Model confidence (mean pLDDT): 88 of 100. The part of an RNA shown here (large-subunit ribosomal RNA, domain IV) has 342 nucleotides and comes from a Pseudomonadota bacterium.

[in-house]
Context: one part of a larger RNA
RNA sequence: CCAUCCUGAAGGAACUAGGCAAUCUAGCUCCGUAACUUCGGAAAAAGGAGCGCUCUCUAGGGUGUCAAAGCCCCGGAGAGCCGCAGAGAAAUGGGCCUGCCGACUGUUUAUUAAAAACACAGGUCUGUGCAAAGUCGCAACGACGACGUAUACAGACUGACGCGUGCCCGAUGCCGGAAGGUUAAGGGAAGUGGUCAGCCGCAAGGCGAAGCUACGAACCGAAGCCCCGGUGAAUGGCGGCCGUAACUAUGACGGUCCUAAGGUAGCGAAGUUCCUUGUCGGGUAAGUUCCGACCCGCAUGAAUCGCGUAACGAGUGGGCCGCUGUCUCCAGGAUGAGCUCG
Repeated sequence: CCAUCCUGAAGGAACUAGGCAAUCUAGCUCCGUAACUUCGGAAAAAGGAGCGCUCUCUAGGGUGUCAAAGCCCCGGAGAGCCGCAGAGAAAUGGGCCUGCCGACUGUUUAUUAAAAACACAGGUCUGUGCAAAGUCGCAACGACGACGUAUACAGACUGACGCGUGCCCGAUGCCGGAAGGUUAAGGGAAGUGGUCAGCCGCAAGGCGAAGCUACGAACCGAAGCCCCGGUGAAUGGCGGCCGUAACUAUGACGGUCCUAAGGUAGCGAAGUUCCUUGUCGGGUAAGUUCCGACCCGCAUGAAUCGCGUAACGAGUGGGCCGCUGUCUCCAGGAUGAGCUCG
């Protein structure tokens, strides 16, 4: 020096990314206990007091007995004794205020992530009428679904609860429609080619019936697509420019262009804000963080849910009290390892 411990003057977070770590706290009885709240909670809130042993008096209960005594349990009042210390050891919450996220208990990356991720009750949409839909399987008169039957089962999204969930169906998807257009196999055969009995020709060659054969136009042929509608808790989307009020500024108001429609209620420098340490207020002596506001939202926004919300959290941000070797600034000690010597 290292590991694991113990103690510490004065100060008390000045340490640090961050009170990380280590202290503090701690049991039981009694007193007392706020905002907020879904009236259950919050709550062991917070904050206090008592606690050993001896003696005296005394209420009550149990056992036991004829009645008692004795023994056991649980109190009350008073007097006293000892120590540094009476929950005498061990074990055994530090507390409070305020944001964000997720309602909650749960689940997860066996071996760097426990979380605001997953799940969850609850909500909505869609499919499915039973040999159900869906799923497994090469198949089965196979199995699950289910010995269930739409208050059921399956799929998707959202995620307690409260208040809500706006506009757009042009695109994509899905559902419905069937008049018209397009459209396959197939049907259908007009027509065409090959072959060759025969015929023509001196020849080369030409023509060529039937049959066989290879093609084959009209025309008749579904769904689909085109088309016509519907549908957003389906995939998704939700504008620009110019002017305008008797200081200025602003613009309730007007004009114009484009769109399927131009973002409603909420929330907002946000886990979203680039400019940005925005501006104002609060807290500090001093605050890129934090809280409350403002709104110019680079690039919020409503089940990829919006905004609230008591309780809960080994979640995450900010502040305060207490407490401390985290620090100012280190010191001493114990045990072990190591090293040197033996």